[in-house]
Context: one part of a larger RNA
């Protein structure tokens, strides 16, 4: 570097926005950078390779040719990239009308359950398990009824239903606020597509700092089991979980499938809209989103199949046998724990 890959074999970057740079829709003028066609000059000699020759062959020489990855310059041609102009509206985007949601932040508020406290009944157990036992109860528990405060998560609805780039979002009410889809086609006129570095956003765990602590509960203590039991089952329990600010920056961050455009059978079902007909059920077209099955194709096969892992481009990203190792070193980030990047000896 050619070429081959990337759902399960090695391999998609956790996710978004964007900078450089790649790539980019139709018409028309133009210029000629690439590009094509001719010309021309250079590419030394020597070698190497064709022919022919000298030495008896031969190595070697010698003499002619051909080749030389290419640059330079000069004419020309203008489809095609490409640069300059001018001009379209199917990409993109904006108006205007409607809609659907657990998308976001904050402030409030509710109710059922636990759990503690107070106070009544009440009077021998209660709890717990495979059966026990620690435990906890005459100083009155369990269990009941009233009261009072506390913290945390919001049953039914709730659904292979929805919303959000991903991580995730579910009690209710009000403020603020992002994005989507439909339906007209006002308007901008290619303004677009990915995106190396950057930047934000990131479950859970942990970290600093200040709160707040109900119920669970690493760590611990006890009971038990057991050949033992540093576990699995009990009873207890800090740390955490919550909240406010900060760091962390990773996960089986998974659909193990980047992201955008196009084209290629189908049928059903679910959410959100349009529009015709008929107007008692409903029929039929249509856009967007979710799902089951499934033809051709595709795949080793499982499967996949208009949401593609099918046909093609465009851009990033990664991968080259197991082990050694995400280890060592350097460098960076980080309070720490670790994070990124990331080898080689050696070994099969």
């Nucleotide at each position: 570097c050619u070429g081959g890959g990337c759902u399960u074999a090695c391999a998609g970057g956790g996710u978004g926005c964007g900078u450089a740079g790649g790539c980019g829709g139709c018409u028309u003028g133009u210029c000629a950078a690439g590009u094509a066609g001719g010309g021309u000059g250079u590419g030394a000699a020597a070698g190497c390779c064709c022919c022919c020759g000298g030495c008896u062959c031969a190595a070697c020489c010698g003499g002619g040719g051909a080749a030389u990855g290419g640059c330079g310059c000069c004419c020309u041609a203008a489809a095609c990239u490409g640069g300059c102009g001018a001009g379209c509206u199917a990409g993109a985007g904006u108006g205007a009308g409607a809609u659907a949601g657990g998308g976001g932040u904050g402030u409030g508020c509710g109710g059922a359950a636990c759990u503690u406290c107070c106070g009544g009944u009440g009077g021998a157990g209660c709890g717990g398990u495979g059966a026990a036992a620690u435990g906890u109860g005459u100083u009155g528990a369990u269990a009941u009824c009233g009261g009072a405060a506390g913290g945390a998560a919001c049953g039914c609805c709730g659904g292979u239903g929805g919303c959000g780039a991903a991580a995730g979002c579910g009690g209710c009410a009000c403020a603020c606020u992002g994005g989507a889809u439909c339906u007209u086609g006002u308007c901008u006129g290619a303004c677009g597509c990915u995106g190396a570095g950057g930047c934000a956003c990131g479950a859970a765990a942990g970290c600093c700092a200040g709160g707040g602590g109900a119920g669970c509960g690493a760590a611990c203590g006890g009971g038990a089991u057991u050949a033992g039991a540093u576990a699995c089952c009990c009873c207890g329990g800090u740390a955490g979980u919550c909240c406010u600010g900060g760091c962390u920056g990773u996960a089986a961050a998974c659909g193990a499938u980047g992201a955008g455009c196009a084209c290629u059978a189908g049928c059903u079902a679910g959410g959100a809209g349009g529009g015709g007909c008929g107007u008692a059920u409903g029929c039929c077209c249509u856009u967007c989103c979710u799902a089951a099955c499934g033809g051709a194709g595709c795949g080793a096969a499982a499967g996949u199949g208009u949401u593609a892992a099918g046909u093609g481009c465009u851009c990033c990203g990664c991968c080259u046998g197991g082990g050694g190792a995400g280890u060592a070193u350097g460098g960076u980030c980080g309070c720490a724990a670790g994070g990124c990047u990331g080898a080689a000896a050696c070994u099969c």

Model confidence (mean pLDDT): 88 of 100.
Small-subunit ribosomal RNA, central domain from a metagenome, 348 nucleotides, folded computationally.
Its Rfam family is "Bacterial small subunit ribosomal RNA". Gene Ontology terms of the family: ribosome and structural constituent of ribosome.
The full RNA is in RNAcentral, with records from SILVA.